[in-house]
RNA sequence: CUCUUAUCAAGAAAGGCAGAGGGUAAUGGCCCGAUGAAGCCUUGACAACCUCUUCACUCAUUGAGUGAAAAAGGUGCCAAUUCCAGCCCCGUAUGGGGAAAGAUAAGUC
Repeated sequence: CUCUUAUCAAGAAAGGCAGAGGGUAAUGGCCCGAUGAAGCCUUGACAACCUCUUCACUCAUUGAGUGAAAAAGGUGCCAAUUCCAGCCCCGUAUGGGGAAAGAUAAGUC
């Protein structure tokens, strides 16, 4: 990088360095930002996708599945729904649903 599957309305910040941007397609909107953006580092938290562990149940086996707990390991994540719209459908409209794109995980080439 390709493809597949699942999830994306919940949750969770302090310190140090740094110094003007950021919200990850264009664009439009709306926000965040010198009371310090991006980025880097440390510590902490959140979550529970994969692994491990424990318990219960089922199949009836030397294992498999389901549920719960836990948080040791691999990731992820810690403004706003993935900030909202954009493309399609429904609706007079506010709005609702879906797609695309993206993110993350597990697999795969």
The RNA shown here (SAM riboswitch aptamer (S box leader)) has 109 nucleotides and comes from Chitinophagaceae bacterium UBA1931. The sequence was found by an Rfam model in a public genome assembly. Taxonomically the source falls in Chitinophagaceae (Bacteria, Pseudomonadati, Bacteroidota, Chitinophagales). Rfam family: SAM riboswitch aptamer (S box leader). Rfam describes the family as follows. The SAM riboswitch is found upstream of a number of genes which code for proteins involved in methionine or cysteine biosynthesis in Gram-positive bacteria. The SAM riboswitch acts at the level of transcription termination control. The predicted structure consists of a complex stem-loop region followed by a single stem loop terminator region.